[in-house]
RNA sequence: GCGUGGGUAGUUUAGUGGUAGAAUUUUUGGCUUCCAACCAAAUGACCGGGGUUCGAGUCCCCGCCCGCGCA
Numbered sequence: 001g002c003g004u005g006g007g008u009a010g011u012u013u014a015g016u017g018g019u020a021g022a023a024u025u026u027u028u029g030g031c032u033u034c035c036a037a038c039c040a041a042a043u044g045a046c047c048g049g050g051g052u053u054c055g056a057g058u059c060c061c062c063g064c065c066c067g068c069g070c071a
Stems, first nucleotide, its partner, number of pairs: 001070007010024004018054001026042005047063005
């Protein structure tokens, strides 16, 4: 350089063009003599820019970063 897969809460990840879910972390409450475990709740995310569309995390283009292959 070319090809290819990926980028979503602090972390690990799901997501068929129509309200972004889960686990974990953190915080609060419950339970307990206290802690742990357990139960309930809250907080918190779509890599950047542009395009298509009534509507984009999702489709298209150009970048950035990571992995793999070829040279």
This is a predicted structure of a 71-nucleotide RNA (transfer RNA) from a Nanobdellota archaeon. NCBI's taxonomy places the organism under Archaea, Nanobdellati, Nanobdellota. The coordinates come from a structure-prediction model, not an experiment, and the mean pLDDT is 83. Its Rfam family is "tRNA". Rfam classes the family as a transfer RNA.